Predicted 3D model of a 120-nucleotide RNA (SAM riboswitch aptamer (S box leader)) from Snuella sedimenti.
């Protein structure tokens, strides 16, 4: 780098160097940032993947732990981008309705990614 599963609406600071850009990719938005960004270091903290322990035996689950591997510490994975469903609007057309075009909103599922296990 693949690859398989789970999870991602909650949660959590401060110093010290640094010196302009972040917020994954692409467009687009919107936020952060010299009242100091990325990044690095130290020291907290949150979190409960692995772990430990307990209960049950359905072999997967549920609960307490936080010594240790990891992770994480501004906005919902910051929002949208494919699709689907179900609600409204505008436009044409039109006797009238229904197709079919745009848009908006809401719930799902996808793709992608981020974080952990495990395997090749």
């Nucleotide at each position: 780098g693949u690859g398989u599963u789970a999870u991602c609406a909650a949660g959590a600071a401060a110093g010290g160097c640094a010196g302009a850009g972040g917020g994954a990719a692409u467009a687009g938005a919107c936020c952060c940032a010299g009242u100091g960004a990325a990044g690095c270091c130290u020291u907290g903290g949150c979190a409960a993947c692995c772990c430990u322990u307990u209960a049950u035996c359905u072999u997967g689950u549920a609960a307490a732990g936080a010594a240790g591997g990891u992770g994480c510490u501004a906005c919902g994975u910051u929002c949208u981008a494919c699709u689907a469903a179900c609600a409204g609007u505008c436009a044409g057309c039109g006797a009238u309705a229904a197709a079919c075009g745009a848009u908006u909103g809401u719930u799902g599922g996808a793709a992608a990614g981020a974080u952990a296990a495990c395997g090749g």

The coordinates come from a structure-prediction model, not an experiment, and the mean pLDDT is 76.